A computed fold for a 336-nucleotide part of an RNA from Choricystis parasitica, annotated as large-subunit ribosomal RNA, domain IV. It is recorded under the gene name rnl. It matches the Rfam family "Bacterial large subunit ribosomal RNA". Gene Ontology terms of the family: structural constituent of ribosome and ribosome. Model confidence (mean pLDDT): 85 of 100.
Context: one part of a larger RNA
RNA sequence: CUACGUUGAAGGAACUCGGCAAAUUUCCUCCGUAACUUCGGGAAAAGGAGGGCCUUUCUUUUUAGGAAGGCGGCACAACACGGGGGUGGCGACUGUUUACUAAAAACACAGGACUCUGCAAAAUCGAAAGAUGACGUAUAGGGUCUGACGCCUGCCCAGUGCUGGAAACUUCAGGGGAGAGGUGCCCAUAGAAUUUCUAUGGAAGCUUUGAACCGCAGGUCCAGUGAACGGCGGCCGUAACUCUGACGGUCCUAAGGUAGCGAAAUUCCUUGUCGAAUAAUUGUCGACCCGCAUGAAUGGCGUCACGACUGCCCCACUGUCUCCAACGUAGACUCA
Numbered sequence: 001c002u003a004c005g006u007u008g009a010a011g012g013a014a015c016u017c018g019g020c021a022a023a024u025u026u027c028c029u030c031c032g033u034a035a036c037u038u039c040g041g042g043a044a045a046a047g048g049a050g051g052g053c054c055u056u057u058c059u060u061u062u063u064a065g066g067a068a069g070g071c072g073g074c075a076c077a078a079c080a081c082g083g084g085g086g087u088g089g090c091g092a093c094u095g096u097u098u099a100c101u102a103a104a105a106a107c108a109c110a111g112g113a114c115u116c117u118g119c120a121a122a123a124u125c126g127a128a129a130g131a132u133g134a135c136g137u138a139u140a141g142g143g144u145c146u147g148a149c150g151c152c153u154g155c156c157c158a159g160u161g162c163u164g165g166a167a168a169c170u171u172c173a174g175g176g177g178a179g180a181g182g183u184g185c186c187c188a189u190a191g192a193a194u195u196u197c198u199a200u201g202g203a204a205g206c207u208u209u210g211a212a213c214c215g216c217a218g219g220u221c222c223a224g225u226g227a228a229c230g231g232c233g234g235c236c237g238u239a240a241c242u243c244u245g246a247c248g249g250u251c252c253u254a255a256g257g258u259a260g261c262g263a264a265a266u267u268c269c270u271u272g273u274c275g276a277a278u279a280a281u282u283g284u285c286g287a288c289c290c291g292c293a294u295g296a297a298u299g300g301c302g303u304c305a306c307g308a309c310u311g312c313c314c315c316a317c318u319g320u321c322u323c324c325a326a327c328g329u330a331g332a333c334u335c336a
Base pairs, nucleotide, nucleotide: 001331002330003329004328005327006326007325008324010322011321014320019317027051028050029049030048031047036041038148052071053070054069055068056067057066058065059064072076083315084314085313086312087311088310089309090307091306095107096106111146112145113144114143115142116141117140123132124131125130149302150301151300152299154232155231156230159229160228161225162224163223164222165221168220169219170218174214175213179209180208181207182206183205187201188200189199190198191197192196233251234250235249236248237247260294261291272288273287274286275285276284
């Protein structure tokens, strides 16, 4: 010096990103116990007092309990064995998760909603047979979103999606074949010339193409649909000081953000402004609202209980610190 322990004057978080670590508390009995609350809880809330031994006596027997009196010590729970309170955020809760850096506000959840599915179900696996769904049958099964509970969930169907419609338009594959081209033993004609060759034309066949027309579904089109994907304005003026603008005008839009909440896990400017707490607080809580860029199942706002979550404050407590010291054990170190 290091690791692990033990102790510490005075102070008591001044340490630090942060009370990290340590300390405090811890058991049993009795007393006592707030806000809030979904009336179950909160709660071991908080906060107090006692705990040994001896004698006598009582109770249903007792090493168990009650009553009276007495005794010793600084200390009568040996070990094991909650620190507590207040107030925000998020998530209702118990659960689940990154085996080996993340346990959470992430996932799940009961509950809610939409949607598909009439059974040879939808959906899924498979090439098929077949299987799961299910030896179930819409109080069932699949998918998606939300996430207990309470109060609620506004406007927009123009775009995209989905559902429905079928008059018209369009149309894949396919059908259809008007025609067009090539070849054409052989054939016809002509010329060379006569086993033949050349040129032109051409039937059948084969082949290369191919217009009109028909053409389900689909698309166009017309409606509906937001707890479908999603979206939810600007400028100018205006009231008896000033300020503000209930009000008016105008442009644009499918419609212009309702109730709530709001410097927020969202606020750039920003340490916004005011208040509380401190001697002093970029943090915290309560308000305000010009919301850079909140907002309603991509759920909005509350909320008892719960949380190895996260922020702030207080009490107790302490070597975290002022400021370090001593001791124990094991190393390091020196010598052998």